Overview:
This is a predicted structure of a 393-nucleotide part of an RNA (large-subunit ribosomal RNA, domain III) from a metagenome. Model confidence (mean pLDDT): 81 of 100. Its Rfam family is "Bacterial large subunit ribosomal RNA". RNAcentral holds the full RNA, with entries from SILVA.

[in-house]
Context: one part of a larger RNA
RNA sequence: GAGUAACGAGAAACGCAGUGAGAAUCUGCGUCGCCGUAAACCCAAGGUUUCCUGGGCAAGGUCAGUCCUCCCAGGGUCAGUCGGAACCUAAGGCGAGGCCGAAAGGCGUAGUCGAUGGAAGACGGGUCAACAUUCCCGUACCGGUCCAUGUGUGUUCGAUGCCGAGGAGGGGUGGAGAAGGCUAGACGGGCCGGGGGCCAGCAGUCCCGGUUCAAGCCCGUAGGGCGAGUCGUAGGUAAAUCCGCGACUCACAUGCCUGAGAGGUGACGACGAGGCCGAUUCUGCGCCGAAGUCGUCGAUGCCAUGCUUCCUAGAAAAUCUUCGCGGCUAAUAUAUGGACCGACCGUACCGCAAACCGACACAGGUGGGUGAGGUGAAUAUCCUCAGGCGCUC
Numbered sequence: 001g002a003g004u005a006a007c008g009a010g011a012a013a014c015g016c017a018g019u020g021a022g023a024a025u026c027u028g029c030g031u032c033g034c035c036g037u038a039a040a041c042c043c044a045a046g047g048u049u050u051c052c053u054g055g056g057c058a059a060g061g062u063c064a065g066u067c068c069u070c071c072c073a074g075g076g077u078c079a080g081u082c083g084g085a086a087c088c089u090a091a092g093g094c095g096a097g098g099c100c101g102a103a104a105g106g107c108g109u110a111g112u113c114g115a116u117g118g119a120a121g122a123c124g125g126g127u128c129a130a131c132a133u134u135c136c137c138g139u140a141c142c143g144g145u146c147c148a149u150g151u152g153u154g155u156u157c158g159a160u161g162c163c164g165a166g167g168a169g170g171g172g173u174g175g176a177g178a179a180g181g182c183u184a185g186a187c188g189g190g191c192c193g194g195g196g197g198c199c200a201g202c203a204g205u206c207c208c209g210g211u212u213c214a215a216g217c218c219c220g221u222a223g224g225g226c227g228a229g230u231c232g233u234a235g236g237u238a239a240a241u242c243c244g245c246g247a248c249u250c251a252c253a254u255g256c257c258u259g260a261g262a263g264g265u266g267a268c269g270a271c272g273a274g275g276c277c278g279a280u281u282c283u284g285c286g287c288c289g290a291a292g293u294c295g296u297c298g299a300u301g302c303c304a305u306g307c308u309u310c311c312u313a314g315a316a317a318a319u320c321u322u323c324g325c326g327g328c329u330a331a332u333a334u335a336u337g338g339a340c341c342g343a344c345c346g347u348a349c350c351g352c353a354a355a356c357c358g359a360c361a362c363a364g365g366u367g368g369g370u371g372a373g374g375u376g377a378a379u380a381u382c383c384u385c386a387g388g389c390g391c392u393c
Stems, first nucleotide, its partner, number of pairs: 013031006032390004040370004046350002050348001051075006060068002080141002082346003087118002092113003098107003122139005142342012161328004166323004174310004180303003185297005190211006212270002216265003223258004227250007235243002271292001274288003278285001311314001356365002372384003
């Protein structure tokens, strides 16, 4: 320079009460304002205790601070089913032998890793100051082990069982388009509980609030698809009853397979507007609990990896099914019922942000899902629900 610029989006504050040494800033209540395809909610990445409670105010907080994502202490993350791993493979990595290279090393077969993909199974309610598909209540499901019963197969000519790096099926896949059936959700009627007018009108076509429930199991609808049997067989690295190929017979929809949703059950339950008693540290604990239906609109979600159509012809492997081959034993398969087992890792909190990436409590950046009403073609615009904020002088 200068007590100057600045104090980081012009979404906005005000009053009363409380606490305290001290209050524009903390807490409670009331009013006002802002967002509302977001400035709400749920995940992933990343962060790593920032979460909750008690205490504190040196420093950090662009002022102050009794407050804090700050400091101190204590507490908090509970899983067969969510995610991972115990399974599989993609791009890509590594790579026994191998090939190449002065050396270091490079490439690469068999393999072995590697999710952003495939693969069995859980929902609803309640609860802590802080976690919950994890705890509790209720109702389920999957895999494995064992037992019982029924029906089969087998015990040296040996499995309809088990093991094995085999064959086959399947998993299994592109773009565009159209129509249909549904559901989520929304809106309204009815129903239930409550309310009431001084000033124009109004006891009703008035006002306010509520009208909610899953997986599983039963049923098998709208819709979609279609073959079955016998014989032969040179292909599928051996074999095959499997697959492929050929022939014949029957069938082509009253059958079989698949398949949303609805309905029933789950539920004599839970939840539920509200009401009540007592207690109270003044906060919320305990108990009771009405109605819980019908219609309209309606998805970008489901049926559906469906159907139609097009050419550029649109991952792989395992789980699974089947076929024989080789081996192993004496038991074992299947159906139903019952008992038991299911270990390990993650789980707090932020997550379009003051907690991540930007040196900062930085107007920047950050993948996926949900995302209500009025207006409207719309996730635009403006105003509002739920919810969240007023951006720390």